Model confidence (mean pLDDT): 83 of 100. A computed fold for a 72-nucleotide RNA from a Patescibacteria group bacterium, annotated as transfer RNA. The sequence was found in a public genome assembly.

């Protein structure tokens, strides 16, 4: 230099045009003599960044940044 993959909640990941979700962690409450386990509710997101297409973009297209793999 070329090709491919990944980037979404604190963490691990799903979502492949139509209200951004799960698990786990965090906060509060219930249960218990206490802890653990269990149950209920809640908070937490410019979907890496910038642009384009479109009524509508995490999703499609272009550029760019970071990480991983391969080729030269």
């Nucleotide at each position: 230099g070329c090709g491919g993959g990944a980037g979404u909640a604190g963490u691990u990941c799903a979502g492949c045009a139509g209200u951004a979700g799960a698990a786990u962690g965090c906060u509060u409450c219930c249960u218990u003599g206490c802890c653990a386990a269990g149950g209920a509710a809640g908070a937490g997101g410019u979907c890496g960044c910038g642009g384009g297409u479109g009524c509508g973009a995490a999703u499609c297209c272009c550029g760019u940044c970071u990480c991983c793999c391969g080729c030269u």
It matches the Rfam family "tRNA". Rfam describes the family as follows. Transfer RNA (tRNA) molecules are approximately 80 nucleotides in length. Their secondary structure includes four short double-helical elements and three loops (D, anti-codon, and T loops). Further hydrogen bonds mediate the characteristic L-shaped molecular structure. tRNAs have two regions of fundamental functional importance: the anti-codon, which is responsible for specific mRNA codon recognition, and the 3' end, to which the tRNAs corresponding amino acid is attached (by aminoacyl-tRNA synthetases). tRNAs cope with the degeneracy of the genetic code in two manners: having more than one tRNA (with a specific anti-codon) for a particular amino acid; and 'wobble' base-pairing, i.e. permitting non-standard base-pairing at the 3rd anti-codon position.